[in-house]
Predicted 3D model of a 1557-nucleotide RNA (small-subunit ribosomal RNA) from a Bacillota bacterium. It matches the Rfam family "Bacterial small subunit ribosomal RNA". Gene Ontology terms of the family: ribosome and structural constituent of ribosome. NCBI's taxonomy places the organism under Bacteria, Bacillati, Bacillota. The sequence was found in a public genome assembly. Its mean pLDDT, the model's own confidence on a scale to 100, is 82.
């Protein structure tokens, strides 16, 4: 030094909460790719093809074990040459020394290195056994080391062969080989003792008796001797190794049964050893649900990654084991293999070959080629570490110890420090001001690490061995063995590290990212394109989301990205989850294993708990010190270390064995209840059918029909009969059964519970994998039976179509007998069992009590059912709440995202339909529950509104006017489109307007600033031109200012350029304004309180009301924006004013008059006020709020009208009113002219005028308004015209003049029902106005002409009273034009029972799969395109065992004949021994037939997924026939019907029973 450790976040909704999946932020890799690269130091580096190999190298060595080859030097000299005869030169034996080979010997090639192919095993890991074992080399002791002996390689000779490699003849040596002797001693047999152990045994020790050894070398020395190395027998250690056993050690049960040498005994045999490990016999066993047997993956482990832990993943490097060596099989030699660079067989490749035969095995270092996304140098060195032999020296060593290549990984260091503001250009953004990059550069001053470069220059080295000194042993001085000191000499790394100099900022920065998550933002390109993308999502012209830029964030020699494990994920939950609606309780029971189990007493000690002990290797990890210049990296030294195995010990708990209660549990007596089952008989009600009688024309059926039945006599009715099926009232959130499920009455069989008692047994219980049984309806077999009902089916209706709903018919079927089948929404969607935790209040059975004569009614328990309500508590919410879903135990079932899918496949089960078991691939980003607020519903409640009805008039039909589509056109400019566009912008298009068209002009412009130069401006006129526009005359000379000719100013020209301009685009970028729902009555807020939260409350509830209006109540009290109320206008009245307005009195006047005076009485103008306030009174109503009724008043219940228009809905209309961002146009998309166009004209539609006549037309007379409007006006009287107009000009800026006559009305007359004396279109003529100008295209007048049309299909509009309708009169715009439009006034109705239905709108409440909100969601077939997957005639492979053939090499075994050196023997021979041959087993190999798995397949199924295809509308509201489940049958298809089920069905009624007041 254990302990010290635990973060979330995006994504399902319109928004919430839950559930549940998917992604995402960490870390880690033996890693690959992209992009980019300075240095080191420490580590890694074929994860694929255990494919295949070409070169080199990786296991040699010993001469001190042997004989021999070659060689060298020394001696040696015989020979033999030259000759100058004694020298020269060579050379053979031979002898001695080194050295080299190969060969017989010996060791060692079993180690070291590699690989993970196979193994799910004692393989491995952990702890133990061996009394069932072995162990070369190495240690310690004991005892030895003698006599012989007979081969053989090598070598030489022949010979065969293309090699490899033989063959035979002959000679030789050993520490090769054999025999003999010795035997402490050892084994074997046998006869005894003792000790130990316990299952055979071990060990110790006495007899006696058979076996059993050996090898020399070298130094020394005269030699004996001894030493050193070696040999032998023996004990004993160490070391390694064998085998045995306990426990642990992946996935499938869609693999459940396997097993004959298989289990197990005797007895042998084999081995170092135990064992069926082999083999004869005998027995039949052995294994398995605690997963046998098969089948799939995988070499295990210290570790390593991660993780808060427990887990979960993994087994590169580094260490332990194991297994393997081209496949496949065998031995042999040896201490030790069944052997990686040994050997033999067999096979697949591959190489040589003379074709007859041979030869090989990198999973050793390197290195090649193939495979891959991917992995290195055919290096240096034995100097160190190890390892082999060797007495050493030494050789060997691809082990190892160094280098190379590689950013593959950690770790460090640098690529510069400091100061620098004109905030430098340069660049981006900009609101043009500026911001930002930025002290960032750039300049000054420094410093020098790394790279370069000169120099210096390491530790790693200890050994050994030689030489020399002394000690020591042994020992005679010689020698030799140990250790000591001292000398000599030894480095692949490497001239590396390191150090010291030198130069000079001089050589060293990138990669991702910037919409959320996740840290960082603008431009500009693109425009649902090209992209982007970890998940949610970016992108369809203003993209922080794609692409660039600039900015900035983040790591940094890296940065991204794939892949692949952990986390996060409590997302498999031991630690940590769950099943009422989200995924999940089996349909029900009965019962096996198994799991758990009441009290009490001694008892054990298996679990549990504590001590002790041994064990958990080293490494790694921690922690401390250390060593590298520091870290990584190293080293040392602690501390832990789940577990295991002994052993001692406690005894509360559980367990095991004993004894003993009764409370659980069952049993006995005694009782009542009950649609509990079987059976077997009875009944009466009704349908239906035969027969018979009355009786006569229909009856059935529907939303309405029709098909069907009937004159052959239905139907209706009455009598009589036949059959079948089901059991009406009683009937009830009553009763009984485990469940399905049971209903008329009686008899019998019989099962369960329940009450009371407390006699009896004494834990005998709980649950319940498998199994065993019941198990609605459909269905299936064989037999009966068959009323009625009724799938299929036929008609007939409906309907675009109806394979449905609706009618008429009907067949299995439904009933019964006997067999099966085994599902259902088999639901309380809730498994069984104990216990324990407030209450109220029903209802079913009992039992007691009080009182009575008597309990039904009375009261109280209890107990075992069934229902409500409701606390705590739980729930995610709804809910549940003593019948738990609350609180605890114990069993068992079941879930782990949607689809695909309860489907394939394969097993079981069935006659069959089908059940049950039950997956993948592939697709998605969610599926869902549960609750909130909307919208909606062919829900429900309650209420409004000319919404319907009740009325009056219209439109839809003629003609014209006007909008508008459409269609033309050179253009018919543009907007506005359901209501809420179409007589709408347009309150008025000849020309302008105007935007459109054609043609003519202009280019800083028509229009605005700013500069420079000049210069008044402008008038009038003449000429060309279709104008614009261009020329010419003529006139004419402005305002200020002072320094009196200057200068400033306004206007005009000419010039350049910034700029003007744009009725070009987007109204989906946008102010502003406008429309609608709506003048409906709503839409909200502040606190406060419930909710886990969206929300809720309040705003809901009784009443009321035009109204969220008002009262009343109430967890809400308040407020605010509508709502009313203030404002205008009208209706009454006072006052106060009296002209331009009036005239009652007065007086003047007219032909007549407010004409005059003169008055303000009155009307009437306009100011100011007053009144209406449910105020008063009755009645209703909860005494309120209000409501009906009155009264009084000009007016009565918001008196009538008007302005006003909450929050918000529609991307509602408007870029052509205006304003604007963004684009786009710039001699033209701008601007000027003239002309044409908006006025077209087969048609459609909307809005309107006029009609169609008599309630009218037309003629003549004749009353009575009220608002306005007039100076570029309004114009009067009077003249002229048939009139439209003209002439004319009084008066009036207007209570005064003036338009101006108001018309409908009354009065009179006339027409007489008719295409008319109705209508007036359309034409033609002839005139007026207005304007430059009325052709295209204006209004109006006369005369003439005189068409449709005779009240208008479906359908539709409008309006509630001074409205409708009907007259007529004014005004805006306007030079001139109104049927539009906006206003006045006049006449002046009808009719509303009422709210059921059409519509729309408000409030409560319900459903809901809908929020783009019903114009919504949504389903299935078809057709078409990709994708995976099933099936398939068959067909390929590949793997199992299995049967039979053959059957190599080799072990073992037999063995006639043959063949041999040791040994015996005088020798013949004989022993043993060889090879041959023969048997067993057998490994490849044929055959077969079977299993398993994979591959592929014409074709076929069904499933997914896809842009706006096709038919239908099934579902979601009552979804228009409620839906769903299971089932049969039927139809394009969704889907129908039929039976029985459920409620997860809306809505009215009723009945119960609970709550609240």
């Nucleotide at each position: 030094a254990u302990g010290u450790u635990g973060a979330g976040a995006g994504u399902u909704u319109g928004a919430u909460c839950c559930u549940g999946g998917c992604u995402c932020a960490g870390g880690a890799c033996g890693a690959a790719c992209g992009c980019u690269g300075g240095c080191g130091g420490c580590g890694u580096g074929c994860u694929u093809a255990a494919u295949a190999c070409a070169u080199g190298c990786a296991a040699g060595u010993c001469g001190a074990g042997c004989g021999g080859g070659g060689u060298u030097u020394a001696u040696g000299g015989a020979g033999u040459a030259g000759c100058u005869u004694g020298c020269u030169a060579u050379u053979a034996a031979a002898u001695a020394a080194g050295c080299c080979c190969a060969g017989c010997g010996g060791c060692g090639g079993a180690c070291g290195g590699g690989u993970g192919a196979g193994u799910a095993a004692c393989g491995c890991g952990u702890g133990g056994g061996c009394a069932a074992u072995c162990u070369g080399c190495c240690c310690u002791c004991c005892a030895g080391u003698c006599c012989g002996g007979g081969a053989u390689a090598a070598c030489a000779g022949u010979u065969c062969g293309a090699a490899a490699g033989g063959a035979c003849u002959g000679c030789u040596a050993a520490u090769a080989c054999c025999g003999g002797a010795u035997a402490u001693c050892u084994c074997u047999g046998c006869c005894g003792g003792g000790c130990c152990a316990c299952c055979u045994g071990g060990c110790c020790u006495g007899g006696c008796a058979a076996a059993g050894a050996a090898a020399g070398a070298c130094a020394u020395g005269c030699a004996a001797g001894g030493g050193u190395c070696g040999c032998u027998g023996g004990a004993g250690g160490a070391u390694g190794a064998g085998c045995c056993c306990g426990c642990g050690u992946c996935c499938c049960a869609u693999u459940a049964g396997c097993u004959g040498g298989u289990u197990g005994g005797c007895g042998g045999g084999g081995u170092a050893a135990u064992g069926g490990c082999c083999c004869a016999c005998c027995a039949a066993g052995g294994c398995g649900a605690c997963g046998a047997u098969g089948g799939g993956u995988a070499g295990c482990c210290g570790g390593c990654c991660u993780g808060a832990g427990a887990g979960g993943g993994u087994g590169a490097c580094c260490g332990g084991c194991c297994a393997c060596a081209c496949u496949g099989g065998g031995a042999c030699u040896g201490a030790g293999a069944c052997a990686c660079g040994g050997c033999c067989c067999a096979g697949a490749c591959u190489c040589c070959u003379a074709c007859g035969g041979g030869a090989g095995g990198c999973a050793g270092c390197a290195g090649u080629a193939g495979g891959g996304a991917a992995u290195c140098u055919u290096c240096c060195g034995c100097a160190a570490u190890g390892g082999g032999c060797g007495c050493a020296a030494g050789c060997c060593u691809g082990a190892c110890g160094g280098a190379g290549c590689a950013a593959c990984g950690c770790c460090g260091c640098g690529u510069g420090a400091g100061u620098g503001a004109c905030g430098a250009a340069g660049g981006u953004c900009u609101u043009c001001g500026g911001a930002u990059u930025g002290u960032a550069a750039a300049g000054c001053u420094c410093u020098g690490u790394c790279u370069u470069u000169g120099g210096g220059g390491a530790c790693g080295a200890a050994c050994g061995a030689g030489c020399g000194a002394a000690a020591u042993c042994u020992g005679u001085g010689a020698a030799g063995g140990u250790g000591u000191c001292g000398u000599u000499g030894u480095g692949a790394c490497g001239g590396u590290a390191c150090c010291c100099g030198a130069g000079g900022a001089g050589g060293a920065a990138g990669c991702c990212c910037c919409g959320g998550c996740u840290a960082a933002c603008u431009a500009c390109g693109u425009g649902c394109c090209a992209g982007c993308a970890g998940c949610c999502g970016c992108g369809g012209u203003a993209a922080u989301a794609c692409g660039u830029a600039g900015g900035g964030g983040g790591c940094g020699a890296g940065c991204g990205u794939u892949g692949u494990c952990c986390g996060g994920a409590a997302u498999u939950a031991c630690u940590g989850g769950g099943c009422g609606u989200a995924a999940a309780g089996g349909g029900c029971g009965c019962g096996u294993a198994g799991g758990c189990g009441g009290g009490c007493c001694a008892u054990u000690a298996a679990g549990u708990c504590a001590g002790a002990u041994g064990u958990g290797a080293a490494a790694c990890g921690c922690c401390a010190u250390g060593g590298c210049u520091u870290a990584a990296c190293c080293a040392u030294g602690g501390a832990c270390a789940g577990g295991c195995a002994u052993u001692u010990g406690a005894a509360a708990c559980u367990g095991g064995a004993g004894g003993c209660c009764u409370g659980g549990a069952g049993u006995g007596c005694a009782g009542g209840a009950g649609a509990g089952g079987g059976a077997a008989g009875u009944g009466g009600a009704a349908u239906u059918c035969c027969c018979g009688g009355u009786g006569u024309a229909g009856c059935g059926g529907u939303g309405a029909a029709a098909u069907g039945c009937g004159u052959a006599g239905a139907u209706a009715u009455c009598g009589g009969g036949a059959g079948g099926a089901a059991c009406a009232c009683c009937a009830g959130u009553g009763g009984c059964g485990a469940a399905g499920g049971c209903g008329a009455c009686u008899u019998u069989c019989u099962g369960g519970a329940c009450u009371g008692u407390a006699a009896c047994u004494g834990a005998c219980g709980c649950u319940g994998a498998g199994g065993c049984g019941c198990g609605a309806a459909a269905g299936c077999u064989g037999g009966g039976g068959g009323a009625g009902c009724a799938a299929a089916c036929a008609g007939g209706a409906u309907u675009a179509g109806a394979u449905a709903c609706c009618c008429u018919g009907g067949u299995a079927g439904u009933c019964c007998c006997a067999g099966c089948c085994g599902u259902a929404a088999a639901c309380g969607a809730u498994g069984g069992g104990u216990g324990c935790u407030a209450g109220g209040u029903g209802u079913a059975g009992g039992a007691g009590g009080u009182a009575u004569c008597g309990a039904c009614c009375c009261c109280u328990u209890c107990u075992a059912g069934u229902g409500c309500c409701g606390g705590a508590g739980u729930u995610a919410a709804c809910g549940c709440a003593a019948u738990a879903a609350g609180c605890a135990c114990c069993c068992c079932g079941c879930c782990u995202g949607g689809g695909g899918a309860g489907u394939a496949c394969g097993g079981c089960c069935g006659c069959a339909a089908g059940g049950u078991u039950g997956a993948a691939a592939c697709u998605c980003a969610a599926a869902g529950g549960a609750a909130u607020u909307g919208a909606c519903g062919g829900g429900g409640g309650c209420c409004c509104g000319c919404a319907c009805a009740a009325g009056c008039g219209g439109u839809g039909g003629a003609g014209c006017a006007u909008g508008u589509g459409g269609u033309u056109u050179a253009a018919u400019u543009c907007g506005a489109a359901g209501c809420a566009a179409c007589g709408c912008g347009a309150a008025g298009a000849a020309c302008c307007u105007u935007a459109c068209c054609a043609g003519g002009g202009c280019u800083u412009g028509a229009c605005a600033u700013c500069c420079u130069c000049c210069u008044a401006a402008g008038g009038c006129g003449c000429u060309a031109g279709a104008g614009a526009u261009a020329g010419c005359g003529c006139u004419a000379a402005c305002u200020g200012g002072c320094u009196u000719g200057c200068c400033a100013g306004a206007g005009g020209g000419a010039g350049a350029g910034a700029c003007a301009g744009g009725u070009g685009g987007u109204g989906c970028a946008u102010g502003g304004c406008u429309g609608u729902c709506g003048u409906c009555a709503g839409c909200u807020c502040g606190u406060g309180u419930c909710g886990u939260g969206a929300g809720a409350u309040g705003u809901u509830g009784g009443g009321u009301u035009a109204a969220g209006u008002c009262c009343c109540g109430c967890a809400a009290c308040g407020a605010g924006c509508g709502c009313a109320a203030c404002c205008c206008c009208u209706a009454c009245c006072u006052u106060u004013a009296g002209u331009u307005g009036c005239c009652a009195g007065c007086a003047g006047g007219u032909a007549a008059a407010g004409c005059u005076g003169g008055g303000c009485a009155c009307u009437c103008u306009a100011g100011a006020g007053g009144g209406a306030c449910u105020g008063c009174c009755g009645g209703u109503g909860a005494c309120a709020a209000a409501c009906c009724g009155g009264a009084g008043g000009a007016a009565g219940g918001u008196g009538g009208g008007g302005a006003u228009g909450a929050c918000g809905u529609c991307a509602a209309g408007u870029c052509a009113u205006c304003a604007u961002g963004c684009c786009c146009c710039u001699u033209a998309u701008g601007u000027c002219c003239u002309g044409g166009g908006c006025c077209a004209c087969a048609c459609a539609c909307g809005u309107g005028c006029u009609a169609c006549a008599a309630u009218g037309g037309c003629c003549g007379g004749u009353a009575c308004a009220g608002a306005g409007c007039g100076a570029g006006g309004c114009a009067a009287a009077c003249c002229c015209g048939c009139a439209a107009g003209g002439g004319g000009g009084a008066g009036c800026a207007a209570a005064u003049c003036g338009c101006a006559a108001a018309a409908a009305g009354c009065c009179g007359g006339u027409c007489u029902c008719a295409g008319u004396u109705c209508g007036g279109a359309u034409c033609g003529c002839a005139g007026g106005c207005u304007g430059c100008a009325a052709c295209u295209c204006g209004c109006c007048u006369g005369c003439g002409u005189g068409a449709a049309g005779u009240c208008g299909g479906a359908a539709u509009c409008g309006c509630u009273a001074g409205u409708a309708a009907u007259c007529u009169c004014g005004g805006g715009u306007c030079a001139g034009c109104a049927u539009a439009c906006c206003g006045a006034g006049g006449u002046g109705a009808a009719u509303a029972c009422g709210u059921u239905c059409c519509c729309g709108g408000g409030c409560c409440u319900u459903g809901u799969a809908c929020a783009c909100a019903c114009c919504g969601c949504c389903c299935g077939u078809c057709a078409c395109a990709c994708c995976a997957c099933g099936a398939a005639a068959g067909u390929c492979u590949g793997u199992u065992a299995c049967a039979c053939c053959c059957g190599a090499a080799g072990c073992c075994g037999g063995u006639g004949g043959c063949c041999u050196a040791a040994c015996c023997g005088c020798a013949a021979g004989g022993g043993a021994g060889g090879a041959g041959c023969c048997g067993u087993c057998u490994a490849a190999g044929g055959u077969g037939g079977a299993g398993c798995a994979g591959g592929u397949g014409a074709u076929u199924g069904g499933g997914g997924u896809g842009a706006a295809g096709u038919c239908g509308u099934a579902a979601c509201a009552a979804g228009g026939u409620a839906g769903c489940c299971g089932u049969a049958c039927c139809g394009g298809a969704a889907g129908g019907u039929g039976c029985g089920g459920c409620u997860g069905g809306a809505u009215c009624a009723c009945c119960u029973c609970c709550u609240u007041u």